Overview
The part of an RNA shown here (large-subunit ribosomal RNA, domain I) has 562 nucleotides and comes from a Phycisphaerae bacterium. Model confidence (mean pLDDT): 83 of 100. Rfam family: Bacterial large subunit ribosomal RNA. Its family is annotated with ribosome and structural constituent of ribosome in the Gene Ontology. It was read from a public genome assembly.
Context: one part of a larger RNA
RNA sequence: GGUGCUUGGGGGAUGCCUUGGCGUCGAGAGGCGAUGAAGGACGUGGCAGGCUGCGAUAAGCCUCGGGGAGUGGUCAAACACGCUUUGAUCCGAGGAUGUCCGAAUCGGGAAACCGGGUGUCACUGGGCAACCAGAUGGCACCAUCUGCGGAUGAAUGCAUAGUCCGUAUGAGGCCAACGUAGGGAACUGAAACAUCUAAGUACCUACCGGAAAGGAAAUCAACCGAGACUCCGUGAGUAGCGGCGAGCGAAAGCGGAUCCAGCCCAAACCAGGAGGCUUGCUUCCUGGGGUUGCGGGCCCUCGAGGAGUUACAAAGGCAUCGUUAGGAGAACGGCAUGGAAAGGCCGGGCAUAGCGGGUGACACCCCCGUAUCCCAAAACGAGAGCCCUCCGUUGAGAGGAGUCCCAGAGUAGCACGGAUCUCGUGGAACUCCGUGUGAAGCAGGGUGGCCCACCAUCCAAGGCUAAGUACUACUCGACGACCGAUAGUGAACCAGUAAGGCGACUGAAUGGUGAAAAGUACCCCUAUAAGGGGAGUUAAAAGUACCUGAAACCAAGCACCU
Numbered sequence: 001g002g003u004g005c006u007u008g009g010g011g012g013a014u015g016c017c018u019u020g021g022c023g024u025c026g027a028g029a030g031g032c033g034a035u036g037a038a039g040g041a042c043g044u045g046g047c048a049g050g051c052u053g054c055g056a057u058a059a060g061c062c063u064c065g066g067g068g069a070g071u072g073g074u075c076a077a078a079c080a081c082g083c084u085u086u087g088a089u090c091c092g093a094g095g096a097u098g099u100c101c102g103a104a105u106c107g108g109g110a111a112a113c114c115g116g117g118u119g120u121c122a123c124u125g126g127g128c129a130a131c132c133a134g135a136u137g138g139c140a141c142c143a144u145c146u147g148c149g150g151a152u153g154a155a156u157g158c159a160u161a162g163u164c165c166g167u168a169u170g171a172g173g174c175c176a177a178c179g180u181a182g183g184g185a186a187c188u189g190a191a192a193c194a195u196c197u198a199a200g201u202a203c204c205u206a207c208c209g210g211a212a213a214g215g216a217a218a219u220c221a222a223c224c225g226a227g228a229c230u231c232c233g234u235g236a237g238u239a240g241c242g243g244c245g246a247g248c249g250a251a252a253g254c255g256g257a258u259c260c261a262g263c264c265c266a267a268a269c270c271a272g273g274a275g276g277c278u279u280g281c282u283u284c285c286u287g288g289g290g291u292u293g294c295g296g297g298c299c300c301u302c303g304a305g306g307a308g309u310u311a312c313a314a315a316g317g318c319a320u321c322g323u324u325a326g327g328a329g330a331a332c333g334g335c336a337u338g339g340a341a342a343g344g345c346c347g348g349g350c351a352u353a354g355c356g357g358g359u360g361a362c363a364c365c366c367c368c369g370u371a372u373c374c375c376a377a378a379a380c381g382a383g384a385g386c387c388c389u390c391c392g393u394u395g396a397g398a399g400g401a402g403u404c405c406c407a408g409a410g411u412a413g414c415a416c417g418g419a420u421c422u423c424g425u426g427g428a429a430c431u432c433c434g435u436g437u438g439a440a441g442c443a444g445g446g447u448g449g450c451c452c453a454c455c456a457u458c459c460a461a462g463g464c465u466a467a468g469u470a471c472u473a474c475u476c477g478a479c480g481a482c483c484g485a486u487a488g489u490g491a492a493c494c495a496g497u498a499a500g501g502c503g504a505c506u507g508a509a510u511g512g513u514g515a516a517a518a519g520u521a522c523c524c525c526u527a528u529a530a531g532g533g534g535a536g537u538u539a540a541a542a543g544u545a546c547c548u549g550a551a552a553c554c555a556a557g558c559a560c561c562u
Base pairs, nucleotide, nucleotide: 001561002560003559004558005557006556007555008554009553015547016512017511020483021482022480023479024478025477026476027475028474029472030471031174032173039101040100041099042055043054044053046079049075050074051073061095062094063093064092065091066090070083071082072081106115107114108113116142117141118140119139120138121137122136123134124133125132126131144171145170146168147167148166149165150164151163152162178209179207180206181205182204183203189196193243219226220225230257231256232255233254234253240248241247262464263463264462265408269288270287271286272285273284274283275282276281293442295406296405297403298402299400300399301398302397305391306390307389308388316387317386318385320382321381322380323379324378326374327373328372332347333346334345335344348365349364350354356368357367358366413437414436415435416434417433418432419431423449444459445458446457447456448455499506500505519546522534523533524532525531
C1' cells in the first nucleotide's frame, strides 16, 4: 500500500406517510367598476417581525338569524388586561366605517406625493349691523367625451362652426377561455423554389354576451319535391380544385340534438296636426292601416273570441321551490397480551346508517359523520300555478268581384380591379367589396354554373328573434387500474418568493421527533453558547443536525497478501 470481515462516522437513497397537486363528471355562476373596480402603498394588536383580517369606528362597529360554553386569527409559548348563560368567541344575511395610489376624474407628478379654486363650519381680528379680512384645520364640490335640453354666437345677411350652462346611477378601467368583425405573417411542406402550402393559422386592433354569431328563402331541388337558423353523425376523402405537384376539399340528401317560433316596419289608403307657398299643389309629424308570392289598399258579404312577460305591448304581487348558517340522527361489554386495543378470544346489538375520517396498533355500535328526515328573521335566484295585463266586436278572421293605387334606386345589372366559395381565370355562374356606368317596376324582377329558349322555383336592395352549440378565471359536490416530495402545479414549506438581469423577462431549494414535549431536573469532564459521561423521561432516544437510514467516501480493530 492492497484485499476481506467487523464496528463506527458520513450521506440521505429506499420503504411507509400526506397538508399539495393532476384529471374527469355534475350543478351553480358567468362578471366587477365614477355608489370609485381589479391591483397595490401605508397604517392598524398591551408588548407585534411576517402572514391573515381590517381601515383613523382600523384582528374590528351595528341589526337580524343560527349556535350554546368557553373565548381575545396564525407562526408561537408565556405574561398583562379583558369578554362571556343579561348568551361571548364562532357561522350566515344585511348595513355602517372604509387613509392614500390606481380608469383616477380640480391642476401637476418620478403611483401611493406636491399645489390650487369655490362654498361652508371652527378659531382670531375689525365693524352698530349686513359683512369683510386672516394663519391653520374639518367637510363638500371643481376632469373629459357622448346623449338630451337651453343660452350665446364669427368669417358672412339668414345660418352654421365655435363658446357657455343645465341634465344623465350614460361612457371610460379590469378580467381565464369561448364569440363576431377589421387587419394579417413567416418558419415549414413541395425532399431546391417563385404559383401553391403553412393559413385566413399565429399575432395586433375594435366590440360584445352569458353565450356570441346565424335566422324565417329574390333558399335548395329537379319535373319528384322540401320548407328559418345553429350544432352533431353520415354523405365523403366522394363531386371537384391543384406548378393536375405537394396538397386542398364541399353541397344536396338522409339520420339526430331543440320539442313546435315565428314576427315587426317602409309604401298604397284614411284621420288629425304643423309648415312651405306659385292658392292648389307639396313637405313633415302623430295615430290608424299593412307585411305577402298572387299579397295588400280601395268596394261588398259573413262574423267572435284570442294572446302574454326571450322577439311579436308591458308592470307588479302571491303560493311554491332552490341557494347563502344550521338541527335531529340507531347500536358494546368482558377477558388476556401490550406503553396504548380499534387486533385476538368470549358473549351481544344496530342497520333506509358496514361512504369516509379521527381516536396511543386494524372500530358499523368511542368521537365527527353517514342513510333518512327537518329548518330561514334577512338577501338572492327560479316561479310552469293563481292574481294580473293586453288586443278585438270602432271588426280578429274568412269569402267574393273589379280597379291597376302600393310593395325598400344611385339599388339590381354591366365594364374594369379584387375577394370569397371545392373552384389557383378557367367555359366561371352564385355571393361580397372598390371605381365607373346604370334598369324594370307586377303585362314586373331574381335564380336554376358562360349564354339563349322552354319549364321550375323564389320575391333582393329595412329590422327583431328563445332553444339545441362553444368556453371555464370563479363557487360547491362527487369520483379516479392519477402523482406521492428529483414525483405531482414553477410553487405540499410565508412562491411567482429568494436570487439573476439596465430591461423585456428568467426563476429555485427546503415535508416527517413522539401517542403525548413527557423537549433530558440534578451531578461530573472540559479549551465550554460546543461536545461528552452519568442520572432521568419514554414502548423505544426516536434528543429538535430528530421515522426508516442503502451506496459512494472516511476512520479504527483484526486477518491475510506484497